[in-house]
A computed fold for an 89-nucleotide RNA from Alkalicoccus daliensis, annotated as c-di-GMP-I-GGC riboswitch aptamer. NCBI's taxonomy places the organism under Bacteria, Bacillati, Bacillota, Caryophanales, Alkalicoccus.
Order: sequence, then C1' cells, then structure tokens
RNA sequence: ACUGAUAAAGGCAAACUUUUCGAAAGAAAAGGACGCAAAGCCAUGAGCCUAACCACUUGAAAAAGUGUAUGGUAGUCAGGCUGCCGGGC
Repeated sequence: ACUGAUAAAGGCAAACUUUUCGAAAGAAAAGGACGCAAAGCCAUGAGCCUAACCACUUGAAAAAGUGUAUGGUAGUCAGGCUGCCGGGC
C1' cells in the first nucleotide's frame, strides 16, 4: 500500500426536546443516543430538500399558482485534502 475480526485510549452524535438565527430548507448551543473506522474538513460533479428575491400566469388589489439556487445537505453517492488505534508488510 491494503485492511477493520479482536482489544485499549478515546472521538463523533440520528430521531426527539429547549433556546437562538433563518422566508423556508436548514444551522448553532444545551440535553439525548439511532448509528458511524473518517459521521474529520472541502458544495467540484451528480442526487435530494427549500423557494425569500426574481420571472411568468391569474387577479382591480390583496393574494394564489408555476418555474428557478444565488440558499442548504459532507449522516445520499462520487471526487479532493488530512488523520487516531489495532491487524498486516
């Protein structure tokens, strides 16, 4: 390189609850553990989620509908960077 059967040191933390931010998706913090050997980091490609603004349609207006990421998701997959322990060489 490869590998995660066993062991130790440890690590992260889904759902849910509370508070805050956000139009929403979602995020942060605290509690909490479904899981995770990169569930560490990066939105580059694909996927998925959302649609404030914007565009179009309807409407007298208020508003409604449709489309769209520039908003998210790294715990969807691929890719890039880095890394603990054991096995192995």
The sequence was found by an Rfam model in a public genome assembly. Model confidence (mean pLDDT): 87 of 100.